[in-house]
Context: one part of a larger RNA
RNA sequence: AGCCAACGGUGGAUGCCUUGGCGCCUGAAGCCGAAGAAGGACGUGGGUGGCUGCGAAAAGCCACGGGGAGCUGUCGACCAAGCUUUGAUCCGUGGAUGUCCGAAUGGGGAAACCCGGCACCCGUCAUGGGGUGUCACUCCGGCCUGAACACAUAGGGCCGGUAGAGGGAACCGGGGGAAUUGAAACAUCUCAGUACCCCGAGGAGAGGAAAGCAACAGCGACUCCCUUAGUAGCGGCGAGCGAAAGGGAACGAGCCUAAACCGAGCCAGUGGAAUAGUCUGGUGGCGUUGCCGUGUCGGUGUCGUGGGACCUGCGUGAAGGGGCAUCAGACCCUUCAAGGAGUUACAAAUCUCUGACCUAGUGGAAGUGUUCUGGAAAGGCACUCCGCAGAGGGUAAGAGACCCGUACACGAAAGGUUGGAGACUCCUGCCGGGAUCCCGAGUAGCGCCGGAACCGGGAAAGCCGGCGUGAAUCUGCGAGGACCACCUCGUAAGGCUAAGUACUAGCAGGCGACCGAUAGUGAACUAGUACCGUGAGGGAAAGGUGAAAAGCACCCCGGGAGGGGAGUGAAAUAGUACCUGAAACCGUUAACUU
Repeated sequence: AGCCAACGGUGGAUGCCUUGGCGCCUGAAGCCGAAGAAGGACGUGGGUGGCUGCGAAAAGCCACGGGGAGCUGUCGACCAAGCUUUGAUCCGUGGAUGUCCGAAUGGGGAAACCCGGCACCCGUCAUGGGGUGUCACUCCGGCCUGAACACAUAGGGCCGGUAGAGGGAACCGGGGGAAUUGAAACAUCUCAGUACCCCGAGGAGAGGAAAGCAACAGCGACUCCCUUAGUAGCGGCGAGCGAAAGGGAACGAGCCUAAACCGAGCCAGUGGAAUAGUCUGGUGGCGUUGCCGUGUCGGUGUCGUGGGACCUGCGUGAAGGGGCAUCAGACCCUUCAAGGAGUUACAAAUCUCUGACCUAGUGGAAGUGUUCUGGAAAGGCACUCCGCAGAGGGUAAGAGACCCGUACACGAAAGGUUGGAGACUCCUGCCGGGAUCCCGAGUAGCGCCGGAACCGGGAAAGCCGGCGUGAAUCUGCGAGGACCACCUCGUAAGGCUAAGUACUAGCAGGCGACCGAUAGUGAACUAGUACCGUGAGGGAAAGGUGAAAAGCACCCCGGGAGGGGAGUGAAAUAGUACCUGAAACCGUUAACUU
C1' cells in the first nucleotide's frame, strides 16, 4: 500500500412524526375612507432584542354582559414589585384615547421631516417659547357684492354640506387592444375581443318593462341554467367559427317623466281707460288688470283592444270651507268614512310591540380490578355500564365510560341582520261620445365609409358609430333578413327598477385514493426575513433530546475546549453539535498478500 472483517469518526440519506401548506365544499357575510382609510414610521414594559398588542390616557382606560381562581402576552427563563371571591387575568358588545407619515388637505418637502397665519390659553420683566382649535382644491345650495356696457352677466367674497378625492383578492360594465400559435408554409382567417393597459360601479355589476318575437296559431320586461345543437348558417366553403325562435326550469314587479291643458311668480314685448279681465248669468265694484313669448316651479298625464288633453254624458257616503259683494248654478279645497298600497324603483320619516339568527357562553351519560407484560397501561385477562353521545384530540403505549369534547338541550345587558303586527304616511270613477290639440328632431330615414353580431360585403335586412342630407304626429311612424303588395306585430329618438346570476380577500365549520421538511405556499423556524441590486426588482437556507429537564450535584485530568468516573433516566452511541443515523470520505485493531 492492497484486500477482508469488526469497531469508530464524518455526513445527514431513509423511516416515523407535524405546528405548516394545497385543493374543494357548505353557511354566514360582503365594501372601507376628510368623523382622515388601506398601508406604514416612531414610540410604548420595573429590568425588553424580536414578535404580538397598544398610542404620550401607549401589552393599556371606562361602562355593560359572560366566566369563576388564579394572574402580570410570546420566543423565555430569572429577579423585583404587585393584582385577585369587594370577582382579578381572560372572552364578548359599546365607548374613550389614538404621536407622525400616507388621498394627506395651512405652506413646503428627499414619506414618517421643516416652516407658518388666525382665535383663545399658559409662560417670561420682555422677546424667543409651549398648548388647544382652525386654515388645501373642486362641486352643490344660499346670501352679499360686482367689470368691459345702462340693466345684466363674467368675476370676487361670506355661510352651509356625514358631497368628491384614496384603497379593495376575485367577480362586473365600458374605452383601447397584441403576438406566439393553428391553418402542417402564409397574407384573408385563427389564437381572441384572449393576455395586457386605462376608466367606472358595488356588494354584486350589467340588463330590464317591446318602435320585441312569431306566423294566420299565438307569446308577453330582464337575467341565469338545461335543451334546441355542433343544428341553421358563416368560412382562402381551408383551418376552423357557430346562433336564434321554441320547449323546460330558477326567480318573479312593475313604475316615473316630456308634450297638450290649468295655476303661480320673474323677465322681455304690447296695451293708457275699455264689450279685452275678474267661474257662469243680472246688478254694483276693482283694475300697470289683461294679452303674447322664452325659461322656472306646482297640478294634470304616460298609452297600442292606441292613449292623454279639452268639451260633453253618466256616476260621486257625510261634514266644513272658498272666489270682490249679493241671488241661483256649476266647480274647487280640507277633514272623516269606505277601499287599496307602502319604506330597494314607483313619495317619505319615525316610533312601539313581538319572533328568529349572528357577535361571549352553559349543561351534557357510562369502569373497576389485576402479585400479566412493561419505565409507563389506554395493551392482555376478568367482570360491568352508557349510548339521540363508538366524530376527533389529549393523557408515559392502542381509552365510548380519565381530561377536552361529541349527540342533544339551553343562553344576551349591549350592538347588528331579518320577519310579522300596529301607529304613521300616500292614493281614489267609466272598455260612454266627440270637431279640435298633444304624444320625445338635426331625431328617424337616405347616401358614403366603418364596427359589432353565427353572418369574412354577400341577395344582407336589423343594431351601433363618423361625415353629409334630412321627415311625419295616429288617415302618423317602425318592424316581420334585399325589394313590392297584402296581412300581422309594435309604438323609437327621456329615465328608474328588487329577485333569480358571478366572485371570495376576510369569518365559521367540514372534507380529501392531496404533500409530509430538496415535498407542500417563496415562507411549518426572526420570511417577503437575511442577502443581492442605484432602481424597477430578485430572493434563500433553516423542523424533531426525553413521558417528564429529571438538562449530569460531587470527584479527577486540562488554561480552556473537551473528556473519565459518579448520578438522572426505560434508554445517555437520547447530553441540548441531542429520534432513526444509509452512502461517499477519514481512521483504529486483527488476519492475509506484496